[in-house]
RNA sequence: CGAGUCGGCCGGGCGGUCGCGUCGGUUCUCGAUAAGGGAACCGCCGAGGAAGGUCCGGGCUCCGCAGGGCAGGGUGGUCGGUAACGCCGACCCGGGGUGACCCGCGGGAUAGUGCCACAGAAAACAAACCGCCGCCGGACAGCUUGGUCUUCGGGCCAGCCGACCGGCGGUAAGGGUGAAACGGUGGUGUAAGAGACCACCAGCGCCUGAGGUGACCCAGGCGGCUAGGUAAACCCCACCCGGAGCAAGGUCAAGAGGGUUCGCGGUCUUCGGGCCGCGGGCCUGCGCGAGUGUCUGAGGGUGGCCCGCCCGAGCUCGCGGGUAGACCGCAUGAGGCUGCCGGCAACGGCAGUCCUAGAUGGAUGGCCGUCGGCCCGCAUCAAGCGGGUGCACAGAACCCGGCCUACAGGCCGACUCGCCCG
RNA sequence: GCCCCCAUAGCUCAGGGGAUAGAGCAUCGGCCUCCGGAGCCGGGUGCGUAGGUUCGAAUCCUACUGGGGGCG
Repeated sequence: CGAGUCGGCCGGGCGGUCGCGUCGGUUCUCGAUAAGGGAACCGCCGAGGAAGGUCCGGGCUCCGCAGGGCAGGGUGGUCGGUAACGCCGACCCGGGGUGACCCGCGGGAUAGUGCCACAGAAAACAAACCGCCGCCGGACAGCUUGGUCUUCGGGCCAGCCGACCGGCGGUAAGGGUGAAACGGUGGUGUAAGAGACCACCAGCGCCUGAGGUGACCCAGGCGGCUAGGUAAACCCCACCCGGAGCAAGGUCAAGAGGGUUCGCGGUCUUCGGGCCGCGGGCCUGCGCGAGUGUCUGAGGGUGGCCCGCCCGAGCUCGCGGGUAGACCGCAUGAGGCUGCCGGCAACGGCAGUCCUAGAUGGAUGGCCGUCGGCCCGCAUCAAGCGGGUGCACAGAACCCGGCCUACAGGCCGACUCGCCCG
Repeated sequence: GCCCCCAUAGCUCAGGGGAUAGAGCAUCGGCCUCCGGAGCCGGGUGCGUAGGUUCGAAUCCUACUGGGGGCG
């Protein structure tokens, strides 16, 4: 200098002006000099790295303790971190890259079941299409083979050898198909062959020993000689899982009535109790219609089903109408920053320091100047000059830790490879 | 706020690991007709996007995109 890998960070700055929201203050005003509102002005503060998707995990709150069985869902190398996780770190194994480094839904395919199209003989307790080999049968050619007959040309029988057809059997070396074909190479062996046997190599299992917390790894020995793929197919194994969600939930106000229960008072009484009024607790909560049910139990809770347990007089559907106020929850939190210490790291500990949105029809916006970006033109060694452009993705709603996704432009650090120079 | 479902041709839908992805309507061409319709014959057009698992993906998994629905 060129090419690349990984990690971290920023994501407009300053000023003016007009608006918006929370909070604080001052003044005025409505009201009864109250409670509680309204207006103007001043001041402070006012979106994010993802506030997003809602894919995981937790805090918080309520239900109330979630019993048994069967289903269901999730996770999946090991060790650690953490409040927890499906997240993060380190390591192991496998794969890719010359390398920095990257990728892996990474338990089990000797628990079982299923599937493997087309092609191919065969797709999984292997099989046998071509080929190779043996035996039998048929028909045939050849022979310096043997016997026999001969009209001496040869014929017949037997033998040897070869090729053809058919049948029975052996084989898995070779061929071809496929994504995938039941270890590879060389030899022994055989009728032909084959881990049938042998040597070496690859792989698997078991045993022993060394190392590591562990996943795992190293060395030696033995074994049968070999076991296809697929679990993001069913399934098996190990571990985890109560439900709902801030419209959670709480306080106050308002509330026609109804039911139930308790207390007090009055009254009646056949002395069992009944009726009325007041007060408190709990449940329900508008009208009409239909269906269903009231101890032979509708419906609800216990995540889905069954059992068991608890509650239980309503429940379901359709049509029509009404209402939805204030406050808390709610902004100090597994919080940010700096330093030191422990740890390879994720992270943890200690000390100091900081306080930073809180709406409820939902604020955070518009315009201008200047600097910085970006684009275009001129000039060009460069500095520069002129013009254009508001300039990424997006926007809080109970909070937090992650993951994933979107993102104009830019900054910093560490490392690798190649070339050149010293 | 909490959840669910869907995406296949211009439209409505089948297909749930091996198909040249199929049906009806629509559309285009031809035949028929004086012309049109009807009828007959033939054709074109697609698996929302990206990555993964697998020999092989419309189908299985993951993440996005778009649409629809339920409860409070």
Two RNAs folded together computationally: RNase P RNA and transfer RNA, 494 nucleotides in total.
Rfam match: Bacterial RNase P class A. It is annotated as a ribozyme. Its family is annotated with ribonuclease P activity, tRNA processing and dimeric ribonuclease P complex in the Gene Ontology.